[in-house]
Order: sequence, then C1' cells, then structure tokens
RNA sequence: GCCCAGAUGGCGGAAUUGGUAUACGCGUACGCUUGAGGUGUGUAUGGAGCAAUCCUUGGGAGUUCGAGUCUCCCUCUGGGCA
Repeated sequence: GCCCAGAUGGCGGAAUUGGUAUACGCGUACGCUUGAGGUGUGUAUGGAGCAAUCCUUGGGAGUUCGAGUCUCCCUCUGGGCA
C1' cells in the first nucleotide's frame, strides 16, 4: 500500500426485510430471607431534566416518511496479502 471483519447502556451481547434502540445475562441500588455473611428471591436500573420532553449505536456527511442496518469520507481495533 491493497483486501476482509469489527466499534451498540457500567461490562458481555441481541436487534428478522430499513419500521418501539439497548432483548437476555452480568453488575449495581433498595427490600425479603439469615444471628451475620454467602446463596436464593422481589422490584428498579442508557443519559439530561422537577416535569412535559429531549438526546444516545466510534466521528462526520448523504439517501429515505423512517437508518444500529444502505452509500461516501475519517478514526481506532483484529486478521489476511504483498
């Protein structure tokens, strides 16, 4: 230099054909259980805000009524070729 794959809440990781972003698990918070802890179990849990509401898929732009998903540029990570 060329080619391929990837980047999503605090972490891992889903999201069908472009149609409710964050299912599920872990973690965390507060309970229940215990003498206490662990285990088990219930509820809640992306961010901002009193709320209405707004924002968020590595960064930027485009297509579209609508983009995590399609197109272009860039950054970073892994792999391959020379």